[in-house]
């Protein structure tokens, strides 16, 4: 100088409040005393469950999501360890890591060719054709053979050059020049053995010259498993007043008002019980897949087993605020039904293991 795992997250003292919860006084509401009161992420709300209600005979489409192999779990896209790729000297560290031989689709620019390959430069003139040169022959208008240059048809993919990619790599043979065109080594297929639950790997055999049916599947798509949908404003109970509403039962000689009373006049049925709901309460509400020790079984993750502890519970919603002392001067942040994970914020401090250089 790194790595990898766990831990804390200003300390201690006082005063004063603010939400529960147990006692105890008095009248339902106060009042006295005890004692509890945020987080590793309470966050994102991303994934996975419990719990409510709804929906639901099998089954199948369709739409999502997951995807190397095994375990772990209540259950995952999470964790463990194992392979296999790739990064680091290491210690570690990362990886949507099924299928491209079912089908369709994509591929800028740049290259001569980018998907049943192609041939820009450059090598080659062995086959062929055309022309010219030389140099022998010759029947001398001309033909023949042999050499060579050039040009076209071709040959080749070794070398140059573009690409993220150009279809094994080095060598030696080879050949007109070249090619796995042979061949040895090295690498790759695919079969068997062997080794492992497996993924998968093997200094082992044996075919196989090998563009071995190129990439790309976070492109449709193909195969394997998984998913029903809303969420605590879920959802259950209790329940004023006004207003409507159903049943009974009384009654128009009623009832109310105005008036001292009577006519009058002016409004109008009354009572009782039920049953929805509203506002309000209560409950869900926190004892749970729960924690901490020890023993145990496993490489771990995580399982049994035992003893032991109880650690916020609001609902306009508490968890602060102020004094003193100290010192490393203190980061991100604030429960809202629970939990198990990823995810991202985070001043710094602490243990343990382990690596690299000196």
């Nucleotide at each position: 100088a790194g790595c990898u795992c766990g831990c804390c997250a200003g300390a201690c003292a006082g005063u004063c409040g603010c939400c529960g919860c147990c006692g105890g006084u008095u009248u339902u509401a106060a009042c006295c005393g005890g004692g509890g009161g945020a987080g590793g992420a309470a966050a994102g709300u991303c994934c996975g469950g419990g719990c409510u209600c709804c929906a639901c005979a099998g089954g199948g489409c369709a739409a999502g999501g997951u995807g190397c192999c095994a375990g772990g779990u209540a259950a995952c896209g999470c964790c463990u360890g194992g392979g296999c790729g790739g990064c680091g000297c290491g210690a570690g560290c990362c990886g949507a890591c099924g299928g491209a031989a079912a089908g369709u689709g994509c591929a800028g620019c740049a290259g001569a060719a980018a998907g049943c390959a192609a041939a820009c430069c450059g090598c080659c003139u062995a086959a062929g054709u055309g022309c010219c040169c030389g140099u022998g022959a010759u029947u001398c208008g001309u033909u023949c053979a042999c050499g060579g240059a050039c040009a076209c048809c071709g040959g080749u993919a070794a070398g140059g050059g573009u690409g993220a990619a150009a279809c094994g790599g080095u060598g030696c043979g080879g050949u007109a020049a070249g090619a796995g065109c042979g061949c040895a080594c090295c690498g790759c297929g695919u079969g068997a053995c062997u080794g492992g639950c497996a993924a998968c790997a093997g200094u082992u055999c044996a075919c196989g010259g090998c563009g071995a049916u190129g990439g790309u599947a976070a492109a449709c798509c193909c195969c394997a498993c998984c998913u029903g949908g809303a969420g605590c404003a879920a959802g259950a109970c209790c329940a004023a007043a006004u207003a409507g509403g159903a049943a009974u039962c009384c009654u128009a000689u009623g009832g109310c008002g105005u008036g001292g009373c009577c006519c009058g006049c002016g409004c109008u049925g009354g009572a009782u019980u039920c049953g929805g709901g509203u506002a309000g309460g209560u409950c869900g509400c926190u004892u749970g897949a729960g924690g901490u020790c020890u023993g145990u079984g496993g490489c771990a993750a995580c399982g049994c087993a035992g003893a032991c502890c109880c650690u916020a519970g609001a609902u306009g919603a508490a968890u602060g605020a102020c004094u003193g002392u100290c010192c490393a001067c203190g980061a991100c942040a604030g429960a809202a039904c629970c939990c198990g994970g990823c995810u991202u914020a985070u001043c710094g401090g602490c243990g343990a293991g382990c690596u690299c250089a000196u």

Record summary
The RNA shown here (Bacterial RNase P class A) has 358 nucleotides and comes from Marinobacter halotolerans. Taxonomically the source falls in Marinobacter (Bacteria, Pseudomonadota, Pseudomonadales, Marinobacteraceae). It matches the Rfam family "Bacterial RNase P class A". About the family: Ribonuclease P (RNase P) is a ubiquitous endoribonuclease, found in archaea, bacteria and eukarya as well as chloroplasts and mitochondria. Rfam links the family to the GO terms ribonuclease P activity, dimeric ribonuclease P complex and tRNA processing. The model forms 92% of the base pairs in the Rfam consensus. Its mean pLDDT, the model's own confidence on a scale to 100, is 76.